This record gives sequence, structure tokens and C1' cells, in this order.
RNA sequence: UUGAAAGCUAUGUGAGAGUUUGCUGGAAUUUUCCGGCAACGCCGAAGGGGAAAGGGCAACCGAAUCUCUCAGGCCCAAGGAGCAUGGCUGGACG
Repeated sequence: UUGAAAGCUAUGUGAGAGUUUGCUGGAAUUUUCCGGCAACGCCGAAGGGGAAAGGGCAACCGAAUCUCUCAGGCCCAAGGAGCAUGGCUGGACG
């Protein structure tokens, strides 16, 4: 069961933190923008790590929107956990 959990997919929605400083290259025009390297400061909602109660002789198992910031990010854009709705799988594994 007029189909829960879970998974896939489409659409929508979706936060936070420096357009910081120095050097340098380029493009535009008198000052700005883009890129590279470095420094200091930040964010947490891609991903990743940690671990409570509890279980267990032990080793160990054990969640998150918590936590750490390795990675990623800090104008816009892109990305983006989660949520909503539709479709498909599934078949009670809740």
C1' cells in the first nucleotide's frame, strides 16, 4: 500500500566572509579594471577530518545545520548544504 524510508532526476529557492595591503604583467586612459605571486585578516552550507549518548571482554562501531578549517571561498558571476514541488526506482528496509 490512494505507497513510508532511501536513491536518481528536473525546476525553483539558497547564507557567510577583504573589490585588504605589497610587488609585478596586461588592458584602458589619467585613473580604473583584469591576471599572477606573497602577506596579514576572515567565512563555512561543495568535499574532507573529529567525536556524544549508547553498544561491546576488547579492538572498535557511533550523528548533525555541532566542531576543525586540509580543501574550497571572501565585488559580480560560478559554485553551494538544505528545503519545496514534479517524475522515475523502491516496497515498509520505518
Molecule: Glycine riboswitch aptamer
Organism: Desulfovibrio cuneatus DSM 11391